[in-house]
RNA sequence: GGGGAUUUAGCUCAGUUGGUAGAGCGCCUGCUUCGCAUGCGGGAAGUCACGAGUUCGAUUCUUGUAGUCUCCA
Numbered sequence: 001g002g003g004g005a006u007u008u009a010g011c012u013c014a015g016u017u018g019g020u021a022g023a024g025c026g027c028c029u030g031c032u033u034c035g036c037a038u039g040c041g042g043g044a045a046g047u048c049a050c051g052a053g054u055u056c057g058a059u060u061c062u063u064g065u066a067g068u069c070u071c072c073a
Base pairs, nucleotide, nucleotide: 001072002071003070004069005068006067007066010025011024012023013022019056027043028042029041030040031039049065050064051063052062053061
């Protein structure tokens, strides 16, 4: 330098023929306990890497940039 994959909650990951984004773990809180753990209930947390385009509407399609992984040279 060229090809491919990937980027979504604090972490690990789903998701979507384009129609208002979820799980597990973690965190906060209430009940239970003498207390802790477990269990149960509730809650917070995301400009879906950043920009542009298409569209009534984009996490999803197209495209540019950046990060990570990988193959080739």
RNAcentral holds the sequence, with entries from Rfam.
Predicted 3D model of a 73-nucleotide RNA (transfer RNA) from Triparma retinervis.
The source organism's lineage runs through Eukaryota, Sar, Bolidophyceae, Parmales and Triparma.
Rfam family: tRNA. By type it is a transfer RNA. About the family: Transfer RNA (tRNA) molecules are approximately 80 nucleotides in length.